Predicted 3D model of a 72-nucleotide RNA (transfer RNA) from a Microcaldota archaeon. Rfam family: tRNA. It is annotated as a transfer RNA. Lineage of the source: Archaea > Nanobdellati > Microcaldota.

RNA sequence: GCCUCGGUAGCACAGUGGCAGUGCGCUUGCUUGGAUAGCAAGAGGCCGCGGGUCCAAUUCCCGCCCGAGGCU
Numbered sequence: 001g002c003c004u005c006g007g008u009a010g011c012a013c014a015g016u017g018g019c020a021g022u023g024c025g026c027u028u029g030c031u032u033g034g035a036u037a038g039c040a041a042g043a044g045g046c047c048g049c050g051g052g053u054c055c056a057a058u059u060c061c062c063g064c065c066c067g068a069g070g071c072u
Stems, first nucleotide, its partner, number of pairs: 001071007010024004018055001026042005048064005
């Protein structure tokens, strides 16, 4: 330098052109003699950055950044 894959909540990941979700974790409440177990509710994301296509982009296209692997 080139190729492929990935970047989404604190962590691990799903998702797909039209309200962004799951598990764990966190907070509050319930339960309990007690709670680390169980139950319920809630907070937390401008989906890596910029641009383009589109009525509409996390999703499609282009460039860039970061990470993993491969080729030379």